A computed fold for a 330-nucleotide part of an RNA from an archaeon, annotated as large-subunit ribosomal RNA, domain IV. The full RNA is in RNAcentral, with records from ENA. The coordinates come from a structure-prediction model, not an experiment, and the mean pLDDT is 85. It matches the Rfam family "Archaeal large subunit ribosomal RNA". Rfam links the family to the GO terms ribosome and structural constituent of ribosome.
Context: one part of a larger RNA
């Protein structure tokens, strides 16, 4: 010096990206327990008290005996328990074992699953919601096939997708791309019919026709999309209002400097002595927005972030000790 530990006066996070680490708390019994809430929870909320030994006096339960037949009473043994007095120690869950707690916000409803050996999560799944498809000799999947799975099932079923408990909602656009339906009509191949090719043939024409395409409609919990410029109210500012260009339609309800905000440490308020933080508002949303779901949400989380209490060698500021390792000396 390192590794693993023990203990530190006063202060108590001043350390640090961050209380990382190490403390604190801890079992059992009694009292007590707020906000919120899906009324189940939250909850061991929080916060208090007790805990060992001896004695006394009660309660409850079991069992045996006596007196005696009553509303029973007395005595003994065992189990358990309330209260009180006394005793020892610094300390009685004395060792081991054994929750620190509270509040705000974000995300995900939850229990669960995952990158064996750098990621456990907000990712995956989930119940639930929605769409599409399939009538069974079906559809989807494996196989060249036979055949097999779904299924010894039958639409309350199977398959393919998206969203993701619950509550409340889910706006406008079918022009583009896709899908579905229709189609008197148009277009359209080969085969077929037919003509030319002096005959055969190559070859060249004409006719008929399916799907498809055209055409006509539908469809966004299909892929997707959801504007710009002027003027205007008796201070100013702003614009309910008007005009105009333009689109398939011009972003509705909500939420909003957000896990999304460039400018940005936006502005205001709260928190601090001081805050690029956090929370609550505002909205001028570079570039929010409704099942690629929007907004809330009790409970839950080895999730992310901020604050407070308690506690501490994280620190002020180091010190001593224990057991090892190494260096050096013999």
């Nucleotide at each position: 010096u390192c590794u693993a530990g023990u203990u530190u006066a006063g202060g108590g996070a001043a350390g640090u990206c961050g209380a990382c680490a190490a403390u604190u708390u801890g079992g059992u019994c009694c009292c007590g327990u707020g906000c919120c809430u899906u009324c189940g929870g939250u909850a061991g909320a929080a916060g208090g008290g007790a805990u060992c030994c001896c004695u006394g006096c009660g309660g409850u339960c079991g069992u045996a005996g006596g007196c005696u037949u009553a509303u029973g009473u007395c005595u003994g043994c065992g189990a358990u328990u309330a209260c009180a007095g006394g005793g020892u120690g610094c300390a009685a869950u004395a060792a081991c074992c054994g929750g620190g707690g509270g509040g705000g916000u974000c995300c995900g409803a939850c229990u669960g699953u995952u990158u064996a050996a750098c990621a456990a999560a907000a990712a995956c799944g989930c119940a639930a919601c929605u769409u599409c498809u399939c009538g069974c000799a079906a559809g989807c999947c494996g196989g060249c096939a036979a055949c097999g799975g779904u299924u010894a099932g039958u639409a309350u079923g199977g398959g393919a997708a998206g969203u993701g408990a619950c509550a409340u909602c889910u706006g406008c656009c079918c022009a583009g791309u896709g899908c579905c339906a229709g189609u008197a009509c148009u277009u359209u191949a080969a085969a077929c019919c037919u003509g030319a090719g002096u005959u055969c043939a190559a070859u060249c024409g004409g006719g008929c026709u399916a799907a498809g395409a055209g055409c006509u409609g539908g469809u966004a919990a299909a892929c997707g999309g959801c504007g710009g410029g002027a003027a205007u109210a008796a201070c100013u500012a702003u614009a309910a209002u008007u005009c105009u260009c333009u689109u398939a339609a011009g972003g509705u309800a909500g939420c909003g400097a957000a896990a999304u905000a460039c400018c940005u440490u936006g502005u205001c308020g709260u928190u601090u002595a001081a805050u690029u933080g956090a929370c609550g508002a505002c909205g001028u949303g570079c570039a929010u927005g409704a099942a690629g779901g929007g907004u809330g949400u009790a409970a839950c989380g080895a999730g992310a972030u901020c604050c407070c209490c308690a506690u501490u060698g994280u620190c002020c500021c180091a010190a001593a000790c224990u057991a090892g390792a190494g260096u050096c000396c013999c």